[in-house]
Context: one part of a larger RNA
RNA sequence: UUGGGCGUAAAGCGUUAAAAGGUGGCUUGGUAAGUAUCUCGUCAAAUCCUGGGGCUCAACCCCAGGGCCGCGGGGUAAACUGCCUGGCUUGAGGGCGGAAGAGGCAAGCGGAACUACCGGUGUAGUGGUAAAAUGCGUUCAUAUCGGUAGGAACACCAAAGGCGAAGGCAGCUUGCUGGUACGAUCCUGACACUAAAUAACGAAAGCGUGGGGAGCGAAUGGGAUUAGAUACCCCAGUAGUCCACGCCCUAAACGAUGUCAGCUGGGGGUUGGGCGUCUCGCUGUUCUCUAUCGAAGUCAACGUGUGACGUUGAGCGCUUGGGGAGUGCGGCCCCACGGCUGGGAUUC
Numbered sequence: 001u002u003g004g005g006c007g008u009a010a011a012g013c014g015u016u017a018a019a020a021g022g023u024g025g026c027u028u029g030g031u032a033a034g035u036a037u038c039u040c041g042u043c044a045a046a047u048c049c050u051g052g053g054g055c056u057c058a059a060c061c062c063c064a065g066g067g068c069c070g071c072g073g074g075g076u077a078a079a080c081u082g083c084c085u086g087g088c089u090u091g092a093g094g095g096c097g098g099a100a101g102a103g104g105c106a107a108g109c110g111g112a113a114c115u116a117c118c119g120g121u122g123u124a125g126u127g128g129u130a131a132a133a134u135g136c137g138u139u140c141a142u143a144u145c146g147g148u149a150g151g152a153a154c155a156c157c158a159a160a161g162g163c164g165a166a167g168g169c170a171g172c173u174u175g176c177u178g179g180u181a182c183g184a185u186c187c188u189g190a191c192a193c194u195a196a197a198u199a200a201c202g203a204a205a206g207c208g209u210g211g212g213g214a215g216c217g218a219a220u221g222g223g224a225u226u227a228g229a230u231a232c233c234c235c236a237g238u239a240g241u242c243c244a245c246g247c248c249c250u251a252a253a254c255g256a257u258g259u260c261a262g263c264u265g266g267g268g269g270u271u272g273g274g275c276g277u278c279u280c281g282c283u284g285u286u287c288u289c290u291a292u293c294g295a296a297g298u299c300a301a302c303g304u305g306u307g308a309c310g311u312u313g314a315g316c317g318c319u320u321g322g323g324g325a326g327u328g329c330g331g332c333c334c335c336a337c338g339g340c341u342g343g344g345a346u347u348c
């Protein structure tokens, strides 16, 4: 390279946007680059193949013809691809209508709980555990009532529920703002799909500067346990957790399942929208969302099964035994920690 693969065996980039590239709906006319066919030329000699001939045969030699892979010129064809040209509406996008939603950003507000402080009542314990002890408490704790302050998180509603590209998003109100499904079929008329490079976003932890600090709590101290106990349990507790701005760029970033499109039985749930209905009860139906059970199919099995791991197509990423190793070196990035790219020797 050909080929086989990527849910769990090695393998889908964390997600999205998008230039190049690749690929691309129905149809008119043209063209003839690709394509098909005919023809001519060329493709040195030797070698090779076929036929014939010469050395007594053969090897070897001579003669004639031929082939492979191609390249070039000319003629013809016009279905398919390309290119040019005109049209179409089903793909795509837009406008209109009513609709749902923890989608995002900012500001304001609320109650429960907690802790601290102040005051009242009140007296000897309290707290904690398997049991204890450290701790707290007569300088009046714990308990209880009232007040003040502060920070963080939002019980019930709540759901197999909703929204978002992913990370993720939940008290209430307001402002600004992104996306989505549905309906009618009004507009544009292929404007599309994918996407190396590139860019943006990206939980938690961590870093920088400045704030904040109730609870929780790496580190740390103490008490236990134990042979020991640098742990599990208990009492304390710093960074952090929170906010603003700036970095970091990684996760079992998981559906361990990349994106887009077509096709292929059903059942009972579920979100949102529409249609139908003498009955306004439900029921029927359609698109959409989200789970579940399963026909066919498929799979090594487990399972999956119209949201496919079925069956096709397009373009991208990735894989090729385990360890060495996601390491070394080099390069790029970072304030740093470190990240991205990414081996070999060697060993089984």
Stems, first nucleotide, its partner, number of pairs: 004319003007302002012316001014201004021194003025088003029084003033081002035077008048066007091191001092188003096183002099180001103177007110154001114150008125136002162169002206247006215241002220236004259314005266293002269290001272287004297304002321348003330341004